[in-house]
Predicted 3D model of a 1518-nucleotide RNA (small-subunit ribosomal RNA) from an uncultured bacterium.
RNA sequence: AGAGUUUGAUCCUGGCUCAGGACGAACGCUGGCGGCGUGCUUAACACAUGCAAGUCGAGCGGGGAUUGAUGAAGUGCUUGCACAGAUUCAAUUCUAGCGGCGGACGGGUGAGUAACGCGUGAGCAAUCUGUCCUACACAGGGGGAUAACACUUGGAAACAGGUGCUAAUACCGCAUAAGACCACGGGGUCGCAUGGCUCUGAGGUAAAAGAUUUAUCGGUGUAGGGUGAGCUCGCGUCUGAUUAGCUAGUUGGUGAGGUAACGGCCCAUCAAGGCGACGAUCAGUAGCCGACCUGAGAGGGUGAUCGGCCACAUUGGAACUGAGACACGGUCCAGACUCCUACGGGAGGCAGCAGUGGGGAAUAUUGGGCAAUGGGCGCAAGCCUGACCCAGCAACGCCGCGUGAAGGAAGAAGGUUUUCGGAUUGUAAACUUCUGUCCUUGGUGACGAAGAAAGUGACGGUAGCCAAGGAGGAAGCCCCGGCUAACUACGUGCCAGCAGCCGCGGUAAUACGUAGGGGGCAAGCGUUGUCCGGAAUGACUGGGCGUAAAGGGCGUGUAGGCGGCUUUUUAAGUGUGAAGUGAAAGUCCUGCUUUCAAGGUGGGAAUUGCUUUGCAAACUGGAGAGCUUGAGUGCGGAAGAGGUAAGUGGAAUUCCCAGUGUAGCGGUGAAAUGCGUAGAGAUUGGGAGGAACACCAGUGGCGAAGGCGACUUACUGGGCCGCAACUGACGCUGAGGCGCGAAAGCGUGGGGAGCGAACAGGAUUAGAUACCCUGGUAGUCCACGCUGUAAACGAUGAAUGCUAGGUGUAGCGGGUAUCGACCCCUGCUGUGCCGCAGUAAACACAAUAAGCAUUCCGCCUGGGGAGUACGGCCGCAAGGUUGAAACUCAAAGGAAUUGACGGGGGCCCGCACAAGCAGCGGAGCAUGUUGUUUAAUUCGAAGCAACGCGAAGAACCUUACCAGGUCUUGACAUCGAGGUAAAGCCUAAGAGAUUAGGUGUGGAUUCGUCCGACCGAAGACAGGUGGUGCAUGGUUGUCGUCAGCUCGUGUCGUGAGAUGUUGGGUUAAGUCCCGCAACGAGCGCAACCCCUAUGGUCAGUUGCUAACGCGUAAAGGCGAGGACUCUGACAAGACUGCCGGGGACAACUCGGAGGAAGGUGGGGACGACGUCAAAUCAUCAUGCCCCUUAUGACCUGGGCUACAAACGUGCUACAAUGGUGGUUACAAAGAGAAGCGAGCGUGUGAGCGUAAGCGGAUCUCAAAAAAGCCAUCUCAGUUCGGAUUGUGGGCUGCAACCCGCCCACAUGAAGUUGGAGUUGCUAGUAAUCGCGGAUCAGCAUGCCGCGGUGAAUACGUUCCCGGGCCUUGUACACACCGCCCGUCACACCAUGGGAGUUGGGAGCACCCGAAGCCGGUGAGCCGACCGAAAGGAAGCAGCCGUCGAAGGUGAGACCGAUGACUGGGGUGAAGUCGUAACAAGGUAGCCGUAUCGGAAGGUGCGGCUGGAUCACCUCCUU
Repeated sequence: AGAGUUUGAUCCUGGCUCAGGACGAACGCUGGCGGCGUGCUUAACACAUGCAAGUCGAGCGGGGAUUGAUGAAGUGCUUGCACAGAUUCAAUUCUAGCGGCGGACGGGUGAGUAACGCGUGAGCAAUCUGUCCUACACAGGGGGAUAACACUUGGAAACAGGUGCUAAUACCGCAUAAGACCACGGGGUCGCAUGGCUCUGAGGUAAAAGAUUUAUCGGUGUAGGGUGAGCUCGCGUCUGAUUAGCUAGUUGGUGAGGUAACGGCCCAUCAAGGCGACGAUCAGUAGCCGACCUGAGAGGGUGAUCGGCCACAUUGGAACUGAGACACGGUCCAGACUCCUACGGGAGGCAGCAGUGGGGAAUAUUGGGCAAUGGGCGCAAGCCUGACCCAGCAACGCCGCGUGAAGGAAGAAGGUUUUCGGAUUGUAAACUUCUGUCCUUGGUGACGAAGAAAGUGACGGUAGCCAAGGAGGAAGCCCCGGCUAACUACGUGCCAGCAGCCGCGGUAAUACGUAGGGGGCAAGCGUUGUCCGGAAUGACUGGGCGUAAAGGGCGUGUAGGCGGCUUUUUAAGUGUGAAGUGAAAGUCCUGCUUUCAAGGUGGGAAUUGCUUUGCAAACUGGAGAGCUUGAGUGCGGAAGAGGUAAGUGGAAUUCCCAGUGUAGCGGUGAAAUGCGUAGAGAUUGGGAGGAACACCAGUGGCGAAGGCGACUUACUGGGCCGCAACUGACGCUGAGGCGCGAAAGCGUGGGGAGCGAACAGGAUUAGAUACCCUGGUAGUCCACGCUGUAAACGAUGAAUGCUAGGUGUAGCGGGUAUCGACCCCUGCUGUGCCGCAGUAAACACAAUAAGCAUUCCGCCUGGGGAGUACGGCCGCAAGGUUGAAACUCAAAGGAAUUGACGGGGGCCCGCACAAGCAGCGGAGCAUGUUGUUUAAUUCGAAGCAACGCGAAGAACCUUACCAGGUCUUGACAUCGAGGUAAAGCCUAAGAGAUUAGGUGUGGAUUCGUCCGACCGAAGACAGGUGGUGCAUGGUUGUCGUCAGCUCGUGUCGUGAGAUGUUGGGUUAAGUCCCGCAACGAGCGCAACCCCUAUGGUCAGUUGCUAACGCGUAAAGGCGAGGACUCUGACAAGACUGCCGGGGACAACUCGGAGGAAGGUGGGGACGACGUCAAAUCAUCAUGCCCCUUAUGACCUGGGCUACAAACGUGCUACAAUGGUGGUUACAAAGAGAAGCGAGCGUGUGAGCGUAAGCGGAUCUCAAAAAAGCCAUCUCAGUUCGGAUUGUGGGCUGCAACCCGCCCACAUGAAGUUGGAGUUGCUAGUAAUCGCGGAUCAGCAUGCCGCGGUGAAUACGUUCCCGGGCCUUGUACACACCGCCCGUCACACCAUGGGAGUUGGGAGCACCCGAAGCCGGUGAGCCGACCGAAAGGAAGCAGCCGUCGAAGGUGAGACCGAUGACUGGGGUGAAGUCGUAACAAGGUAGCCGUAUCGGAAGGUGCGGCUGGAUCACCUCCUU
């Protein structure tokens, strides 16, 4: 620090996801030791048991115990002793009670609380403060009670009452009063207001307690300090506006009261205020902070442990005591709950430490000790202390250590894998030599303990140290497709499963499971959850808004924000300095210390903040004075569809009347509905009425936007130019507010010509709720109201300033020049285009910015759900505005690129069309296919590019299919112990395979045996036309013989890519030329190859024969010849080479000459990059899978030849350009030995018999046919046509029944030129005629070849089809056989409405009203004081009242749960209906609105371009 994921690829936008760190964690697997920490996040749920706050006898009176003294009554009696022990005294000690101090600290928890609660900084002149410290001054003298105790009463108990006694450091008067306090008088001084401080005069008020070991410890008053507390204020402190208004003690005053103290804190009264868009009120959530986590920081999140503050203590309320509480282990009351009870009443409060139950994913011991630190009490000793110090449990976290070290290659065995060679595990192990951390045993043994000494250790016989022992006891977890380090095998087969995202799995899975191996971390490792980060994805640092989400429809203007020049002043902001504070701990730096570390500890920094204060005065703000440039006013001009109202005009449509006139009109792609003989339409004249204003007219004008278009008048708004007289910052923006706001729509009343939703009819169509046509109602128009939305768009908020130019246009000027107008130069304002810099993801924008800056407003934060629901506001309604969530997806999007596609465009080509010729489609037959049938009708091929195709030839064989009969190492290959010859021939059985028997025998030899055969056990294996052409190789088809497909370097672009390859010409051609940021090159094209067309040279047999000769009935038959033909080898020839025209002087093209041939001469072979998962596993090869007495092999027979029907390809015909008979010519190319077969004979013929020649320029097939000539037929189902069938034959072959071909005779079907449609062909071509060959025993109408005869037509490229190039649109990229919308049906999910039902918290009103404070009363009670007494004062009980918790009642508001039914939404496998959108998507689409329709949707009105195409106008560039 980034990465993955939208696409075919790219850039951008944008979300989702990952890598990091952290945790009071939990879960899974695993687990050796130690140190330091941490440990109920849930039920502030309920709690058994024990402990957690006592202490002081040096405050007091009692009581008890022990000891000592005393020693009464009494007893024993030896009368003076003993026992005994009352009483009293003393000492020690314990203590219930009174009293004092402490239980307000310490400890727990986070329910409540959005608050002066907390944090921070101030303030109290508005306060208190026990214990502590300091100072000063005191402590004199009295009094009356009361617990305990005794007696007694009630009660189950808890406890309570009565009578009597008693003490105090308990309580109460009196004296004293330095000082304090209160009220009054006078003076001084200070302060921010009230006021404070101080001096003084006189008056009033209030004190005290003792104890003791004689050291001290206490007591009272005052002042000061310290500590702690209370109160007030500035600032900061979560979310929601779908919570906008809240408030009656409310805000303030005055006066009382209350408090330690200010204060509506409380009360009376007066006023009507106070808070709120700078967010009141309400609702939700939450203890706050130091800090902790994360982050570069700014921030974001958290508020465990430790520390500060607050709040709470079963729930709610209340006060008492006290220095301090409205009190966790106090009191009272009420509620709920639990327990005891004798039913009358009582008791209780773990959110203290342990512990229990419960809840939960989850969190420990009913431990030891006061030794240390700290706290309470005490003079002290000491007592108490679950605070605390320790130990126990838990890998919960951090840190440290170990599980051994060194050597050790036969690279062991085993495992895994393999191409079988090996590789890997791997120095790893074994083995050898060592070490001893942890461990085990034994010994020794602390620091922590401090005050002068002594004493004191829970931890703990712990840590540490020493010795001995022995490698012995100690490694797992996750991952290995990319991100992300790490790969193979097997299993599985869209199953099982994985998954953080992308995504894996459908038979070769590095992605599932297992194994081997590897990677990572390590006593842990993974997973889950949460937070920050990455995320600049809420952007202060640090984002955006033309098209990605996002500019408000437009104006006006309030609050607010921002604001020109000069100067003076101020000092709020700002800057700088100083001071205070920012607790400690933490963090960081640094020193020291645990052997290191974690940890501990000292110092420093930091704590970015707040407060006070000094200084500065540039900038911002405040105040004052001025200025004119911003803004405004004025004066003078010109332009304009700016607005409102009234009036006027002509053209046209329609209607009415009348004339002329006759059969149609109208409408469409074509029609029909409609109108018309009752006279339409057409035409002429007259009239009525409504609406809109042609031409002018223009990216022209005006307006804020919406919008505005005939003319005239009236009223009226704004802008512009010129001048520089006036004001003097008066400005900009603008949340709310207010106003305007197309069309549609609504209300009321008019109006209604044309147009025209709805509707009706006619067409179209599969349907047509549409497009088209004929009608037609609302509406469109007017007036007055409402609505308030549009693609209300420049998809671009307003304002100001700045930043190259060029060129139009509209308005108003200026200058020069001129007699003047133009022209020219120039200024301002508006409106366009091009373009630099710059900006931008790109497209593009570019002075009219989307550039550079400033100010203000609005808006955005993934897609869908959804502009929906609920709520509020507005509206008559339609609806508008504000505006979510659950759930769901990993995308949705923008721009551009390459393709593909278009019922887009341009250019071009092709037998593509057209022009022609001949066909097919109709008939019969042949053949192939589908379908059907069948035991089987084997399999494949499927639009073009399957269908006379694989098959160049199914009677058996072939043959793969079926039935039956057989074999199992096999019909075939290799190895093979052993054996023998095997084969062949003969016989028998059998349908045959086969079986049985007989016969019959190799070669070489060094005699060992070897070679080639054959039989052959067991087993390895064979075999498969079984599957997969979507696992493959090879081969092939097709686009297409179309002209294309690419690369290197360079250049352009962020990039995909582009350029080159486009453009202008030209060509059959990316062929060539020119131009050009391209220059070159490759595969294709062409050429090179073959055949053919011309002549030549050479050669001359089997070919040829001109001359010469021989010869025949005739004949190149013979000699001979190379002239000719021919054969076949070589070279030649044609190259736009020459001439002319065109063209750019090019390429090229047109014409011509010459030439056998002329512009690639004709034909062939040759097929670029690629497309179609095209075809073929049945030619062959081959991976994997499957079969193995069968899916292999053999045999016989059957089938592939079936036959209602359909299709393709052919043959033969339908006839006279013909048929038939006769006669007579002329080829080429081939084939031939198990062959071709002459001739002769024979048969009507197929053929047969015999047989010459020929492995071929020699012989044979072999007759060429059409044509020619002669004759006949005479237009008919025929002398056409030949199907079908019968009979008799021939040939091949083991064998022609299923199922061959041919001959003869007989039979003589359909068919008279073929519907829609469709095929081939551009010249030696079509058409027509025959000949040959392959396959083959036999079997072509097919296929492959050959020659003979031999046309017609092409104007041309509008159209159909296919293709190429350029361009355009695209929502396609599996690429239009694409994509995709909505209803309906089914399943699931979340959600809205819903008669209601139910629950909750909060507030309001009323009722009741506990405890308690306060107030009143107080006839009852009453010690201290007064009083001689009576009595009084003071107090108490009781009663009453205000307030008042819980409770009750009521009406609403809010939040949740649930609800028959219902609404839409989302997601689902290949459901149904249509085809709306994307191309001009086949009616351009979309927006608003209205209406209609199963549904997408259609239509009307207005708007937009985010519409293709063509033409015109206009504009721009050259």
Model confidence (mean pLDDT): 84 of 100.